[in-house]
RNA sequence: UAAGUAGAAGGGCACACCCGUCGAAAGGCGGGGCCGCAAAGCCACCGGUCUAAGGGGAAACCUAUGACAGCGGGGUUGCCAAU
Numbered sequence: 001u002a003a004g005u006a007g008a009a010g011g012g013c014a015c016a017c018c019c020g021u022c023g024a025a026a027g028g029c030g031g032g033g034c035c036g037c038a039a040a041g042c043c044a045c046c047g048g049u050c051u052a053a054g055g056g057g058a059a060a061c062c063u064a065u066g067a068c069a070g071c072g073g074g075g076u077u078g079c080c081a082a083u
């Protein structure tokens, strides 16, 4: 210096829920909160899941161009370090 690894130290993020706000909704954003996470940093490329405004349908219902990175894979970036 590089790689793998325990998770020690310094820390980081923030589930559910509540309030406000945007949105048709799923959900996003801000504040509080703290279940958990060694990438729970970032990316919608692949699979999967959610919603159905609009469109289709006699109806039941179907459908993503919408969403989820804390569902998994993949890509990419990164702190410290016993051994």
Base pairs, nucleotide, nucleotide: 005081012037013036017032018031019030020029021028022027035070041076042075043074045073046072047071048068049067050066054063055062056061

The RNA shown here (c-di-GMP-I riboswitch aptamer) has 83 nucleotides and comes from a Gammaproteobacteria bacterium. It was read from a public genome assembly, where an Rfam model found it. The prediction has a mean pLDDT of 83. Its Rfam family is "c-di-GMP-I riboswitch aptamer". From the family's description: GEMM was predicted in a large-scale screen for bacterial structured RNA regulatory elements.